A computed fold for a 73-nucleotide RNA from Streptomyces sp. BE20, annotated as transfer RNA. The coordinates come from a structure-prediction model, not an experiment, and the mean pLDDT is 82. Rfam family: tRNA. By type it is a transfer RNA.
[in-house]
RNA sequence: GCGGGUGCAGCUCAACCGGAUGAGCAGCCGUCUCCAAAGCGGCAGGCCGGGGGUUCGAGUCCCUCCACCCGUG
Numbered sequence: 001g002c003g004g005g006u007g008c009a010g011c012u013c014a015a016c017c018g019g020a021u022g023a024g025c026a027g028c029c030g031u032c033u034c035c036a037a038a039g040c041g042g043c044a045g046g047c048c049g050g051g052g053g054u055u056c057g058a059g060u061c062c063c064u065c066c067a068c069c070c071g072u073g
Base pairs, nucleotide, nucleotide: 001072002071003070004069005068006067007066010025011024012023013022019056027043028042029041030040031039049065050064051063052062053061
């Protein structure tokens, strides 16, 4: 340089065919307990890597850039 893949919550990952984002763990509050852990209930946390485009509507499709991973000359 060329080809392919990944990028979403603090972490690990879902989100099929475009209808508007969710789980587990971690965090916080409550419950339980003599206290704590575990269990149980709840809460908070996302401009979905940046920019642009298509569309009534984009995490999802298109273009471009960035980061990382794999392959290749």